Overview: Predicted 3D model of RNase P RNA and transfer RNA as a complex of 484 nucleotides. Model confidence (mean pLDDT): 77 of 100. Rfam match: Bacterial RNase P class A.
[in-house]
RNA sequence: UGAGCCGGCCGGGCGGCCGCGGCACACCGACCUCCGGGUCGGGGCGUCGAGGAAAGUCCGGACUCCACAGAGCACGGUGGUGGCCAACAGCCACCCACGGCGACGUGCGGGACAGUGCCACAGAAAACAGACCGCCAGCGGCCCCACGGCUCUCGAGUCGAGGGGUGCGGGCAAGGGUGAAACGGUGAGGUAAGAGCUCACCAGCGCCUUCGGUGACGGAGGCGGCUCGGUAAACCCCACCGGGAGCAAGACCAAGAGGGUCCGCCUCCGGGCGGGCCUGCGCUGACGGGCUGCUCGUCCGAUGUCAGCGGGUAGGUCGCACGAGGCGUCCAGCAAUGGGCGUCCCAGAUGGAUGGUCGCCCGGGGCCCGCGAGGGCCCCGACAGAAUCCGGCUUACAGGCCGGCUCAUUCG
RNA sequence: GGGCCCGUAGCUCAGUGGUAGAGCAGGGGACUCAUAAUCCUUAGGUCGCAGGUUCGAUCCCUGCCGGGCCCA
Numbered sequence: 001u002g003a004g005c006c007g008g009c010c011g012g013g014c015g016g017c018c019g020c021g022g023c024a025c026a027c028c029g030a031c032c033u034c035c036g037g038g039u040c041g042g043g044g045c046g047u048c049g050a051g052g053a054a055a056g057u058c059c060g061g062a063c064u065c066c067a068c069a070g071a072g073c074a075c076g077g078u079g080g081u082g083g084c085c086a087a088c089a090g091c092c093a094c095c096c097a098c099g100g101c102g103a104c105g106u107g108c109g110g111g112a113c114a115g116u117g118c119c120a121c122a123g124a125a126a127a128c129a130g131a132c133c134g135c136c137a138g139c140g141g142c143c144c145c146a147c148g149g150c151u152c153u154c155g156a157g158u159c160g161a162g163g164g165g166u167g168c169g170g171g172c173a174a175g176g177g178u179g180a181a182a183c184g185g186u187g188a189g190g191u192a193a194g195a196g197c198u199c200a201c202c203a204g205c206g207c208c209u210u211c212g213g214u215g216a217c218g219g220a221g222g223c224g225g226c227u228c229g230g231u232a233a234a235c236c237c238c239a240c241c242g243g244g245a246g247c248a249a250g251a252c253c254a255a256g257a258g259g260g261u262c263c264g265c266c267u268c269c270g271g272g273c274g275g276g277c278c279u280g281c282g283c284u285g286a287c288g289g290g291c292u293g294c295u296c297g298u299c300c301g302a303u304g305u306c307a308g309c310g311g312g313u314a315g316g317u318c319g320c321a322c323g324a325g326g327c328g329u330c331c332a333g334c335a336a337u338g339g340g341c342g343u344c345c346c347a348g349a350u351g352g353a354u355g356g357u358c359g360c361c362c363g364g365g366g367c368c369c370g371c372g373a374g375g376g377c378c379c380c381g382a383c384a385g386a387a388u389c390c391g392g393c394u395u396a397c398a399g400g401c402c403g404g405c406u407c408a409u410u411c412g
Numbered sequence: 413g414g415g416c417c418c419g420u421a422g423c424u425c426a427g428u429g430g431u432a433g434a435g436c437a438g439g440g441g442a443c444u445c446a447u448a449a450u451c452c453u454u455a456g457g458u459c460g461c462a463g464g465u466u467c468g469a470u471c472c473c474u475g476c477c478g479g480g481c482c483c484a
Base pairs, nucleotide, nucleotide: 001408002407003406004405005404006403007402008401009400010399012361013360014359015358016357017356018355020049021048022047023046025044027042028041029040030039031038032037051383055394056393058392059391060390061389062388063246064245065244066243070296071295072294073293075242076241077240078239079238080094081093082092083091084090095109096107097106098105099104110237111236115235116234117231118230119229132176133175134172135171136170141166142165143164144163145162147160148159149158150157151156184202185201186200187199188198189197203227205224206223207222208221209220210219211218212217250318251317252316253315258279259278260277261276262275263274264273265272266271281310282309283308284307285306286305287304288300289299290298291297325344326343327342328341329340330339331338332337362381363380364379365378366377367376368375369374413483414482415481416480417479418478419477422436423435424434425433430467438454439453440452441451442450460476461475462474463473464472
């Protein structure tokens, strides 16, 4: 200088004007009052007011309720080892496999000697061995070639051994080609031909010993049969984990339809209207229902429970903002993380606030002027937005900053 | 807040480990004076996207994107 890998952070700033939500303070107005005050509204002043993802809702928890949650089976989830954490499918470190020259990245990464299934096409053969072409000696039949013996009607017939071909049975698996994958590789011996058949070395598997490591695992040595395919993100097996519902959870107040009762008024004596108080609706069906499913077991239950239909309410307060909390610093640890100390209080809406505009600056781009330093004008500044809260994961994102590392080249 | 399903040719749908089809629509031809119908023939796929498992993925797994439905 070029090419790359990894990690962390920011994601506009200041000011003026107008505006919005929460809280606190005092003031004004209205209403209520047990005269202490309270509620509502208004403007004023002070203070706080989105995110790294608030998102997707993919995991895990907190919290709340349920008829306490038990056992077995089923179902679902997780899956190298050690650690962290409230917990997790998350994070950190390490191991193994694969990819990369490397920094580094990726991995649902237990089990294929428990069983079952699948492996298209091609190929002889696709999982347990077998044999299509091929190689091999032997035997019997047939054919051909050439030879020898015997017989004879001299044409031939018959017998024997040899060579070749063909066929059947036998031995073999070296070579051939197919495929993603073919039952170890190389060399030597051996053989009729061959073959882990034997031997040496190498690769792989299993077992044993030993060393290192908490462990996954790794190193070394020895032995064995000589060699066992892949697939579990196929069924399955093993180990571990899992009660259900969800802030519309849930608690309180008010109101309510229907019913009961009391008071007042009216009355054609059937009742109607208004007000107060209590309860919290009506109809139908089932007898059972809850504990995710099934079985057992257990619990609740006739003023009940469940299911369906209809009606009423559609208001308020709490839950709900102090938390596995933020920031700084020190200590332990390789790290994730944990601990100590100090400091800070930091959105809580309910048709749902956090915005608009102007000026200057910041960052980026374009054009113009100028020899230059520089100046002027214009444009752009993302993704997105709380709704019970928290820890992760994943996804979206204009632009910018910082740190560590690798490879190549050049120079010294 | 909770649960389920779908995405394949222009449209509607099959295919659920072995190189993806059907109907309609489109192009060309035949028949007809011409059109339709009919017959013959033909083109057209990122199987929503990305990654993984496998020898091999539309199919299995994971994460996204888009769409739809149900319950409270």